[in-house]
RNA sequence: CAAUCACGUAGAGGCGCGAUGCUUAUCAGUACUUUUUAUGAUCUUUGCAAGAAGAAAUGACUAAAUAGGAAAGGACGUAUCGCCGAAGGAGUAAAACGCUUGCACACUUUGUUCCUGGGGGUAUAGUUAAUAACUAUACAACUGUCACCUUUUGCUAUACAAUAGGUGGUGUGCUACUGUGUUU
Numbered sequence: 001c002a003a004u005c006a007c008g009u010a011g012a013g014g015c016g017c018g019a020u021g022c023u024u025a026u027c028a029g030u031a032c033u034u035u036u037u038a039u040g041a042u043c044u045u046u047g048c049a050a051g052a053a054g055a056a057a058u059g060a061c062u063a064a065a066u067a068g069g070a071a072a073g074g075a076c077g078u079a080u081c082g083c084c085g086a087a088g089g090a091g092u093a094a095a096a097c098g099c100u101u102g103c104a105c106a107c108u109u110u111g112u113u114c115c116u117g118g119g120g121g122u123a124u125a126g127u128u129a130a131u132a133a134c135u136a137u138a139c140a141a142c143u144g145u146c147a148c149c150u151u152u153u154g155c156u157a158u159a160c161a162a163u164a165g166g167u168g169g170u171g172u173g174c175u176a177c178u179g180u181g182u183u184u
Stems, first nucleotide, its partner, number of pairs: 002184002005181003008177004014084001016083007024075001032068002035065004042055004046104006087116009098105001117143002121139006144170007152162003
């Protein structure tokens, strides 16, 4: 000085990912409440069982009519912030949680294992008020990136670089070096 490998730092993919706030519609004339009529003994606290608490013949529950009448979650848009395993999903363990206990189910947090490069489309299934949105799986394309092959151009050149096409793989990947170390 050059190359290789490892660490470190910084980047790229684009309807890119996630969080928070605000507006608007939907949720919905729904839940719930008032009044009247009918009926006449149960009803509520996630489900079942047992208990506990509360309401109820001054009328429970239910049905019809009447007068009022939400919210959460999710969504479009927009602003800010954090970012490129961004993030998402499944399993499992622990903690906390729904009046108490047992079993189940649901919600939240943390750890851990596995899967997914990315955003759309179609179909099926789940969730949901919803044909919206989200999640999972499958299918065929697109796109990013790398490897190999072919073509064209640049160049003295079979090397190297770029363009186009094809095949295959996919994030613990890829690119860069301005840094540290190993090896040759």
A computed fold for a 184-nucleotide RNA from Holtiella tumoricola, annotated as Lysine riboswitch aptamer. Rfam family: Lysine riboswitch aptamer. Rfam links the family to the GO term lysine biosynthetic process. The coordinates come from a structure-prediction model, not an experiment, and the mean pLDDT is 82.